This is a predicted structure of a 549-nucleotide part of an RNA (small-subunit ribosomal RNA, 5' domain) from an uncultured bacterium. It matches the Rfam family "Bacterial small subunit ribosomal RNA". Gene Ontology terms of the family: ribosome and structural constituent of ribosome.

Context: one part of a larger RNA
RNA sequence: GGAUGAACGCUGGCGGCAUGCCUAACACAUGCAAGUCGAACGGAGCAUAUGAGCGCUUAGGAGUUAGUGGUUAGCGGAUAGGUUUUACCUAAUUACUAGCCACUAUGCCCUAACCCUAUGCUUAGUGGCGAACGGGUGAGUAACACGUUGGUACCUACCUCAGAGUGGGGGAUAACCAGGGGAAACUCUGGCUAAUACCCCAUAGUCUACGGCUCGUCCGUAGUAAAGGUUUACUGCUCUGAGAGGGGCCUGCGGUCCAUUAGCUUGUUGGUGGGGUAAAAGCCUACCAAGGCGAUGAUGGAUAGCUGGAUCGAGAGGUUGACCAGCCACACUGGGACUGAGACACGGCCCAGACUCCUACGGGAGGCAGCAGUGAGGAAUCUUCCACAAUGGACGAAAGUCUGAUGGAGCAAUGCCGCGUGCGGGAAGACGGCCUUCGGGUUGUAAACCGCUUUUCUGAGGGAAGAAAUUUUGACGGUACCUCAGGAAUAAGCAUCGGCUAACUACGUGCCAGCAGCCGCGGUAAUACGUAGGAUGCAAGCGUUAUCC
Numbered sequence: 001g002g003a004u005g006a007a008c009g010c011u012g013g014c015g016g017c018a019u020g021c022c023u024a025a026c027a028c029a030u031g032c033a034a035g036u037c038g039a040a041c042g043g044a045g046c047a048u049a050u051g052a053g054c055g056c057u058u059a060g061g062a063g064u065u066a067g068u069g070g071u072u073a074g075c076g077g078a079u080a081g082g083u084u085u086u087a088c089c090u091a092a093u094u095a096c097u098a099g100c101c102a103c104u105a106u107g108c109c110c111u112a113a114c115c116c117u118a119u120g121c122u123u124a125g126u127g128g129c130g131a132a133c134g135g136g137u138g139a140g141u142a143a144c145a146c147g148u149u150g151g152u153a154c155c156u157a158c159c160u161c162a163g164a165g166u167g168g169g170g171g172a173u174a175a176c177c178a179g180g181g182g183a184a185a186c187u188c189u190g191g192c193u194a195a196u197a198c199c200c201c202a203u204a205g206u207c208u209a210c211g212g213c214u215c216g217u218c219c220g221u222a223g224u225a226a227a228g229g230u231u232u233a234c235u236g237c238u239c240u241g242a243g244a245g246g247g248g249c250c251u252g253c254g255g256u257c258c259a260u261u262a263g264c265u266u267g268u269u270g271g272u273g274g275g276g277u278a279a280a281a282g283c284c285u286a287c288c289a290a291g292g293c294g295a296u297g298a299u300g301g302a303u304a305g306c307u308g309g310a311u312c313g314a315g316a317g318g319u320u321g322a323c324c325a326g327c328c329a330c331a332c333u334g335g336g337a338c339u340g341a342g343a344c345a346c347g348g349c350c351c352a353g354a355c356u357c358c359u360a361c362g363g364g365a366g367g368c369a370g371c372a373g374u375g376a377g378g379a380a381u382c383u384u385c386c387a388c389a390a391u392g393g394a395c396g397a398a399a400g401u402c403u404g405a406u407g408g409a410g411c412a413a414u415g416c417c418g419c420g421u422g423c424g425g426g427a428a429g430a431c432g433g434c435c436u437u438c439g440g441g442u443u444g445u446a447a448a449c450c451g452c453u454u455u456u457c458u459g460a461g462g463g464a465a466g467a468a469a470u471u472u473u474g475a476c477g478g479u480a481c482c483u484c485a486g487g488a489a490u491a492a493g494c495a496u497c498g499g500c501u502a503a504c505u506a507c508g509u510g511c512c513a514g515c516a517g518c519c520g521c522g523g524u525a526a527u528a529c530g531u532a533g534g535a536u537g538c539a540a541g542c543g544u545u546a547u548c549c
Stems, first nucleotide, its partner, number of pairs: 001549004006545005013419006019412002021377001026375003030372003035129003040126002043123007051116001055114001057113005065105010078093001079091005136330003146254003150250003154247003159243008167201004176191006207223006213216001228235003256302003263293003268290008305327004309320004332353005355366004383409001385408003391405001392403004422452004432443004457486006466476001493538005498519003504533005514521002
């Protein structure tokens, strides 16, 4: 001098782009971070249509019809009695007609509910796909972990291409209902039901196993498939072959320190049989042999994620591995497997341990090294924000849902870059300050004053691109940007001034107080301490400290 994920001191106007727990892989309150599909399935709920049966049902309304009983009225008739025959009166009965009331019954009509159907929406459960990605951290690891070079005895869901198929049947089980246990977490028993859940049969060869020979994509024997859905064309499902992308395994070489670590090893090194894996292999096991590694550093110990890169340097090389990208490892600690194409699985399971919480004391629940956030530690490191508009991902036919990935905003001069804090004129070289040889010098064109400008600022108006994709769709955001108005207005500090090293005087202090990177200053005229004036350097920063070159 350069560099930094920096910190500290003083100071601090704006914008863009980045970066932001390096310490305790310490403990974590709260919320969110992985769901989705009703076009796989049976239910449940809500709404609509009135579509249908106009119904085994219920309720209400309006009458109608029929029957029974009562009552009132009426004409005429019949009976009995009275009066003077016709006629009239009275009494009861019967029948008819009409009205009213009550009861019963049937059918019809209307409305509503119920039931069935259809459609739409929601969804706990069964089922499928995803959850093995994305995100975090660097504890462990000196190792085929990483980088690079080759290799193959292997696997591969979804995707692409090609060939063939998708026939027949069956039994369950959640949900639900009923009952029981438990404080809870949850769980048990019985009964019903569906499927792209499960099972059986058939069929198939280029698949698998075995055998055969002419050794071929050959022959024979045996074995193993499937699922439907919405709809009229799609999408699924099964088998086989190939591809793409992804992975497993092996391998030559490469990159730390200590020899004050010199010997290490018994599944150890090799073989055979057996097992095991998707696959080679002591990967495992039984037996046999006695090997294998090592001063070209085995073994042991210490330290450490590795790389592309970053940084310093003319280079050689040194140091380093924050952010971004690739790989690896880990997910409270240790162990284990299950499911699955893929895990021995961060927000899955089981066991053990430590810790925390709930409890009715019988028993249960939890795992921020996801995003925010809290406490602790520390010199030190941010918001419990907005949105799925874009990019990408999961699911879905789609609409869409989910996405703390991501896009953004917020905070911090933490860094880099850019801009500003005015510009021009202005000498009586004003006042004041400081110095002075008292003449003056300096601050200093600096100020005042005059003119100008408006980056920035404030106010008002307009206002994006980012949207692919004809329509719709913008969190950011009324942001960026543009126009107008106002007014020099809102905006400078920090360190240093003995030499190295650019920049000097005065006063105070008196080996004191103090300074200091090195040399060294300070004991009465200190350019080295403190203050002031002045100067120098850098500048929204400047110094100091730490680390690397």